[in-house]
RNA sequence: AUUUCAAAGGGCGAUGGAGUUCGCCCGAACCGCAUUUGAAAUGCUGAUGACUCCUGUAGGGGU
Numbered sequence: 001a002u003u004u005c006a007a008a009g010g011g012c013g014a015u016g017g018a019g020u021u022c023g024c025c026c027g028a029a030c031c032g033c034a035u036u037u038g039a040a041a042u043g044c045u046g047a048u049g050a051c052u053c054c055u056g057u058a059g060g061g062g063u
Base pairs, nucleotide, nucleotide: 009026010025011024012023013022016054017053018052019051020050021049032044033043034042035041
């Protein structure tokens, strides 16, 4: 100096917050999908990685 492993810590999982849980990353994890050779352009789904609650948004119904 490099590599590997363990512990602790931190971070990430397509738009907000909290709890639980799972996975991933150690300067990476991550940065949605379809059409296209690619790009551009156009179109589409969802506030979750998963579950629950809150907030926001969309649709329908009732008072």

Predicted 3D model of a 63-nucleotide RNA (Fluoride riboswitch aptamer (crcB RNA motif)) from a bacterium. It matches the Rfam family "Fluoride riboswitch aptamer (crcB RNA motif)". On this family, see Zhao et al., Nat Chem Biol 2017: "An excited state underlies gene regulation of a transcriptional riboswitch". Its family is annotated with response to fluoride and positive regulation of gene expression in the Gene Ontology.